This is a predicted structure of a 105-nucleotide RNA (c-di-GMP-I riboswitch aptamer) from Candidatus Brocadia sp. Lineage of the source: Bacteria > Pseudomonadati > Candidatus Brocadiales > Candidatus Brocadiaceae > Candidatus Brocadia. The model forms 95% of the base pairs in the Rfam consensus.
Order: sequence, then C1' cells, then structure tokens
RNA sequence: UGACGAUAAAGGCAAACCCUGAGCAAUCAGGGGACGCAAAGUAAAGGGUCUUUAAACUUUUUUCCUGUAAUGGUAGGAUAAAAGAAAGAUGGCCUUACUGCCGAA
Repeated sequence: UGACGAUAAAGGCAAACCCUGAGCAAUCAGGGGACGCAAAGUAAAGGGUCUUUAAACUUUUUUCCUGUAAUGGUAGGAUAAAAGAAAGAUGGCCUUACUGCCGAA
C1' cells in the first nucleotide's frame, strides 16, 4: 500500500413512527426518534421494485350511444379496466464507479 473486518479505539449515519412543509403519487426535505448499518458516504450508468394528477400514444376487453328497413355484422363516438410505452421515484433492493476513519487476526 492492497485485500480484509475485531466484544478494539475515536467517531459517523439514522429504520419504523410522530409533527411541519413540498409533490398527482411513489417519495423527498427539516425537527424529534433509534430498527439497524464497516461505507446505511457520493453518483440513477445497468437491472429490479414502486408511482402516474393533468395531457397524450398503442393493444385488448366491458358497457352505453349513433347510423342502417329489421336482426346480426361493420363503422364512429364516449366510458371503465388491464398490459405496454413514456415520465418520475427508489443507492437502508442488487450490480457498478468514485471517495473515506481505524489497524487485531
């Protein structure tokens, strides 16, 4: 120095929950609070997971309406749901990159 991680030493961070604020939402920030963490420091590059108000795109399905001489079919419009796309969030989900305290085995 690198790897590594102790019933070491000095410290650090802060889950859930509560209050306040922002956002549509996931969530984030501040204060309190500690479940835990050897990177629970930083960074959304890759993946996983989560969200979607308003507007908008694609596909499928449900319901309603219109038109047709009638049933059906077809066409158009509206509505709801699901999936995708898109956008966003998440590093205390994983990988990766960069940086950092200490020095037992």